[in-house]
Overview: Model confidence (mean pLDDT): 77 of 100. Predicted 3D model of a 152-nucleotide RNA (c-di-AMP riboswitch aptamer (ydaO/yuaA leader)) from Streptosporangium soli. NCBI's taxonomy places the organism under Bacteria, Bacillati, Streptosporangiales, Streptosporangiaceae, Dolomitihabitans. It was read from a public genome assembly, where an Rfam model found it.
Formats: sequence, C1' cells, structure tokens
RNA sequence: GGAGCGCGGCCGCCGAGUCCGCGCAAGCGGAGCCGGGGACCCAUCUCUCCCAUGGGGUGAAUCGGCCCUGCCGCCUUCGGGCGGCGAGCCGUAGGGCCGCCUUCCAGGCCCGAACCCGUCAGCUAACCCGGUAGGCGGCAUGGAAGUAAGGA
Repeated sequence: GGAGCGCGGCCGCCGAGUCCGCGCAAGCGGAGCCGGGGACCCAUCUCUCCCAUGGGGUGAAUCGGCCCUGCCGCCUUCGGGCGGCGAGCCGUAGGGCCGCCUUCCAGGCCCGAACCCGUCAGCUAACCCGGUAGGCGGCAUGGAAGUAAGGA
C1' cells in the first nucleotide's frame, strides 16, 4: 500500500414495513402506513357447436423459447424413441438504482423471487380481518424543464 472478514458509528437504498409508550426480553398498546374481505349502483352475461381447464390473493417478479444431463410414464427391432415434470440457460411483461427533490430525454447497471387461501372472493359506503418483515450500499453518468432553499 492492497484485499477479505467481524463489530461499532455516520450517511443512504429497495420495501407498507416507520414513530411513540410500557417491558430485562419475548411481546403488548397507540399513531401512521399497507393489504384483504364485504351492499345498493355500476360492471360482467344475455351467437351456435365441439374440446380442454378449479379459482383467487400478497409481491415488480409475468409470459415464452431452448433443453446435454436428472426423475417419472409409455413404446421398442433393445440401438433407442416419444411425452410430462424439475433444474439450468436465453429472452420478456414489469420493477429498481446511477447521491437535494420531481418530471422528461440519452446512456449504463441490477432484479425479474418466494409464499398464502382452500373449491370461495368483480367493483363496493357502513362494517369486519390481517400485516408493519427482510435484504443491501459507501463518493456518486450527461442534458432539459419545474420546484424547494437562500439572497436582493
């Protein structure tokens, strides 16, 4: 001098997931925020036949293609072939970041998971129910417009 790990502080990011009080803690209560259920009205339906298929919710996280190999099933001339599922890869609806805030443009980067209800849910006043976790970063791309702050 460089790299990695751990702890603490500061400043930030995604997200509803923050703040206050009590408590050693677990947790409880309140505020704020987020989500679900739930009328009238409205929406949907009001061409025919056949085939197939439960549906819905949280979340940005959907929809396709390829598919050596893995698992299962079927066929086989025993060489293998076909189908399904999963993993993986590629793309994609969509979402996030690039450091004062917002919008737009250009460029770049990342994510594109997981889970729940249990045959039941369109919207929805009153009303009812639930959640308030988790995961990261460390000196910052350029342009236009509008705010904010400050000054006269």